Model confidence (mean pLDDT): 80 of 100. Predicted 3D model of a 135-nucleotide RNA (SAM riboswitch aptamer (S box leader)) from uncultured Nocardioides sp. The model forms 91% of the base pairs in the Rfam consensus.
[in-house]
RNA sequence: CUCAUCACGAGGGACUGAGGGAACGGCCCGUUGAAGUCCCGGCAACCACCCAUGAGCCUCCUGCACGGAUUCGUCCGGCAGUCAUGGGAGCAGGUGCCAAAUCCGACCUACGCGAGAGUCGCGGGGACAGAUGAG
Numbered sequence: 001c002u003c004a005u006c007a008c009g010a011g012g013g014a015c016u017g018a019g020g021g022a023a024c025g026g027c028c029c030g031u032u033g034a035a036g037u038c039c040c041g042g043c044a045a046c047c048a049c050c051c052a053u054g055a056g057c058c059u060c061c062u063g064c065a066c067g068g069a070u071u072c073g074u075c076c077g078g079c080a081g082u083c084a085u086g087g088g089a090g091c092a093g094g095u096g097c098c099a100a101a102u103c104c105g106a107c108c109u110a111c112g113c114g115a116g117a118g119u120c121g122c123g124g125g126g127a128c129a130g131a132u133g134a135g
Base pairs, nucleotide, nucleotide: 001135002134003133004132005131006130011040012039013038014037015036019029020028021027024105025104026103041098042097043096046094047093049088050087051086052085053084054083055082061081062080063079064078066077067076068075069074102129107126108125109124111123112122113121114120115119
C1' cells in the first nucleotide's frame, strides 16, 4: 500500500499499585484493585489443515505408501499444485482476542420519522480514523 472482517463469543490467580477505554468531546471502567509482567484457562476460526463442487493449468518445474516399463540411471502415463464457493475439525501449526457495537459521537447523506423554519432531534446508510488477519 491492497483486500477481508469488526452488533456474536470468551477470565481466574500471583506480583505490583493508579490509572485505563488509540487520539478530541462525551460517557464509562478502576483501591470490591487500572495499566503492566508472569502462570493457568477460555473464545473465535483470518491464514494453515481436511472434504466436496466448479473453473484453471495440463510447455517447463515440484510432489505422490498410484499404474506400467527399465540397461535400476531413469522413462511413460495418471493425480495433485493455482483460484473461487460451500462444508468440517481444533487439547495439540502461525496469529488474534476474552467490560460496554470499534463504548458512542465527530464529516457527508438529492433516505425515514418528529418538531419546526431552512435549523434541530432520533433512526438508517456511507465516509474518515482505528483494530485484527492475509498478501